Small-subunit ribosomal RNA, central domain from Cyclina sinensis, 348 nucleotides, folded computationally. Rfam family: Bacterial small subunit ribosomal RNA. Its family is annotated with structural constituent of ribosome and ribosome in the Gene Ontology. NCBI's taxonomy places the organism under Eukaryota, Opisthokonta, Euheterodonta, Veneridae, Cyclina.

Context: one part of a larger RNA
RNA sequence: UUGGGCGUAAAGGGUAUGUAGGCGGAUUAGUAGGCAUUGUGAUAAAUGCCACAGCUCAACUGUGGUUCAUUAUAAUGAACCGCUAAUCUAGAGUUAUAGAGGGGAAACUGGAAUUCCUGGUGUAAGGGUGAAAUCUGUAGAUAUCAGGAAGAACACCUGAGGCGAAGGCGAGUUUCUAGCUGAUAACUGACGCUGAGGUACGAAAGCGUGGGGAGCGAACGGGAUUAGAUACCCCGGUAGUCCACGCUGUAAACGAUGUGCACUAGGUGGUGGGUCUGCGAAGAUUCAGUACCGUAGCUAACGUGUUAAGUGCACCGCCUGGGGAGUAUGCUCGCAAGAGUGAAACUC
Numbered sequence: 001u002u003g004g005g006c007g008u009a010a011a012g013g014g015u016a017u018g019u020a021g022g023c024g025g026a027u028u029a030g031u032a033g034g035c036a037u038u039g040u041g042a043u044a045a046a047u048g049c050c051a052c053a054g055c056u057c058a059a060c061u062g063u064g065g066u067u068c069a070u071u072a073u074a075a076u077g078a079a080c081c082g083c084u085a086a087u088c089u090a091g092a093g094u095u096a097u098a099g100a101g102g103g104g105a106a107a108c109u110g111g112a113a114u115u116c117c118u119g120g121u122g123u124a125a126g127g128g129u130g131a132a133a134u135c136u137g138u139a140g141a142u143a144u145c146a147g148g149a150a151g152a153a154c155a156c157c158u159g160a161g162g163c164g165a166a167g168g169c170g171a172g173u174u175u176c177u178a179g180c181u182g183a184u185a186a187c188u189g190a191c192g193c194u195g196a197g198g199u200a201c202g203a204a205a206g207c208g209u210g211g212g213g214a215g216c217g218a219a220c221g222g223g224a225u226u227a228g229a230u231a232c233c234c235c236g237g238u239a240g241u242c243c244a245c246g247c248u249g250u251a252a253a254c255g256a257u258g259u260g261c262a263c264u265a266g267g268u269g270g271u272g273g274g275u276c277u278g279c280g281a282a283g284a285u286u287c288a289g290u291a292c293c294g295u296a297g298c299u300a301a302c303g304u305g306u307u308a309a310g311u312g313c314a315c316c317g318c319c320u321g322g323g324g325a326g327u328a329u330g331c332u333c334g335c336a337a338g339a340g341u342g343a344a345a346c347u348c
Stems, first nucleotide, its partner, number of pairs: 004319003007302002012316001014201004021194003025088007033081002035077009048066007091191001092188005097182003103177007110154001114150008125136002162169002206247006215241002220236004258315006266293004271288007297304002321348003330341004
């Protein structure tokens, strides 16, 4: 519980795809289901409303009438919605052409750094900190040179720059593969928008099986600090971090802003294209995407402002005082952890 809202007050689903449903471009002809108008019937009485009457008035009571609305049926109408038939190209899409990109998957390759191993040189320290100590080192460390091994991550380029639906994506080469943008031409001819359920994808951590394990590092051990120190600092260090396959399905999954379409001042700067002018530096213009400032408007304010939180339309999701509580219970899913759905009593 509404003629209200959802950036920050409660509230946009993590993201996409898509079923049902809802909504849907232009023209012509037809139809008459919706729709509009009118008539008739029904919708008990009482009540309501109008008029009159009866109790001395009124309340109250009686008599007569009655709107609106709903529904059935009949007639009329042809603007709108629907349906049927035909046509169109402005929405949407296809093909050709040009282009940019860390979009995705697989295989192979590379150099720097780190740690470890072997050998050489070399000698007493190294390391660490606010200061120390634990720790490493005369069984030769640290440092330095040569060789080897391993795993992980890719400096510079790197840019509020690019790509992706979101999560996210950054060394190089090749193969496979998806989307996007500009311009011109041809073609299809409304094929569209949204989307309850459904399905797919979905950071990190976590789980299962098998590998891998350099560095880092929950837990854990030790050294410090401290009144204490189950921490911050230091020395170590297991799971994990990495790979393959399977599960989990959550995040401040954020632009805290659902998707699509249309309209509504400007200015400045990056990214990718096109056109025109100019010998040229460059300038003008036009698309797509991205960032900043800002007018009107909006907003409780902050702010937002053609990438709207402005003005409208279509469809979906969600909100309704704080706590109790994202708890209990039931159900579904999961190996588990748990996830999804999700109250009430009570209390302020």